Annotation: This is a predicted structure of a 344-nucleotide part of an RNA (large-subunit ribosomal RNA, domain IV) from a Dehalococcoidia bacterium. Its mean pLDDT, the model's own confidence on a scale to 100, is 90.
Context: one part of a larger RNA
RNA sequence: CCCCCCUCAAGGAACUCGGCAAUUUGGCCUCGUAACUUCGGGAGAAGAGGUGCCCCUGUCCGUGAAAGGGCUUGCCCCUGGAGCGGGUGGGGGUCGCAGCGAAGCGGCCCAAACGACUGUUUAACAAAAACACAGGUCUCUGCCAAAGCGCAAGCUGAGGUAUAGGGGCUGACACCUGCCCGGUGCCGGAAGGUUAAAGGGAGGGCUGAUGAGGCCUGAACUGAAGCCCCGGUGAACGGCGGCCGUAACUAUAACGGUCCUAAGGUAGCGAAAUUCCUUGUCGGGUAAGUUCCGACCCGCACGAAAGGUGUCACGAGUUGGGCACUGUCUCGAGGGGGGGCUCG
Numbered sequence: 001c002c003c004c005c006c007u008c009a010a011g012g013a014a015c016u017c018g019g020c021a022a023u024u025u026g027g028c029c030u031c032g033u034a035a036c037u038u039c040g041g042g043a044g045a046a047g048a049g050g051u052g053c054c055c056c057u058g059u060c061c062g063u064g065a066a067a068g069g070g071c072u073u074g075c076c077c078c079u080g081g082a083g084c085g086g087g088u089g090g091g092g093g094u095c096g097c098a099g100c101g102a103a104g105c106g107g108c109c110c111a112a113a114c115g116a117c118u119g120u121u122u123a124a125c126a127a128a129a130a131c132a133c134a135g136g137u138c139u140c141u142g143c144c145a146a147a148g149c150g151c152a153a154g155c156u157g158a159g160g161u162a163u164a165g166g167g168g169c170u171g172a173c174a175c176c177u178g179c180c181c182g183g184u185g186c187c188g189g190a191a192g193g194u195u196a197a198a199g200g201g202a203g204g205g206c207u208g209a210u211g212a213g214g215c216c217u218g219a220a221c222u223g224a225a226g227c228c229c230c231g232g233u234g235a236a237c238g239g240c241g242g243c244c245g246u247a248a249c250u251a252u253a254a255c256g257g258u259c260c261u262a263a264g265g266u267a268g269c270g271a272a273a274u275u276c277c278u279u280g281u282c283g284g285g286u287a288a289g290u291u292c293c294g295a296c297c298c299g300c301a302c303g304a305a306a307g308g309u310g311u312c313a314c315g316a317g318u319u320g321g322g323c324a325c326u327g328u329c330u331c332g333a334g335g336g337g338g339g340g341c342u343c344g
Stems, first nucleotide, its partner, number of pairs: 001339008010330002014328001019325001027051005036041001038172001052094012067079004071074001095099001107323006114315002119131002135170007147156003173310004178240003183237002185233005192228003198222002203217005241259005268302001269299001280296005
């Protein structure tokens, strides 16, 4: 000097990114417990008191002796309640600093964001607001199903049959989920356009002899799906404007004009896990607050199942605050154990 452990005056988070760590709390009994709530919960909320031993006394439970009675004389039945054991009250006393005397054995509260919840995960740096989840919805599938594996046979789906099975998105619950179908996708559409092979052969060429035959080429026309075209469809991929003016202080603009668009963001929320400017502004909390909470809305660049907004309960999760308590600190000290070090 390092590691593990113990103790500490006064103060008590001043430490620190952060109470990290270590304290505090702790069992049992009694009293007593708020907001909120899905009426289950929240709750061990919080908070308060008690707790050993001895004596007296009550009561309850178990066991059931003596004694008495009965007869059918039995290891019998009935009455009976002693003694013993256990539980739980009341009164009195007594010892210690301390009575769950050791060990073991919750610290608590307020507020917010996220995720409903129990679960799952990066075996060996991440346990989470990520995944899953019941529930919601869209879509495919009529059975030799759709889908998947396989070259195939075959198998799964399923010895299931639309209250079933596959796929996508969302993610309890509550209230809701607006506008755009122009592009892309998907679905529908007996017309029309385009369109391959094929059919078709007008016509042309070669050979031959100018013939026949053979060979080559080949226009019109007929010819699917697809595409074009016509519609539908958003819990399909996606998208959801600009400029100018206007009210009797000012400011602002309910109002008007104009351009563009398929349509110009509804409800709700909003400096947010989203806000650049920004430590926005105001309020709260602090002596002092880039964090936090409540508001405002100028949303650089929220927004409705890539769901929107709330929400009881839950969380080894995240953020801010408080009480209690402490060697985290002011600020260090002492002690025990094990290393290191020195000698051997």

Its Rfam family is "Bacterial large subunit ribosomal RNA".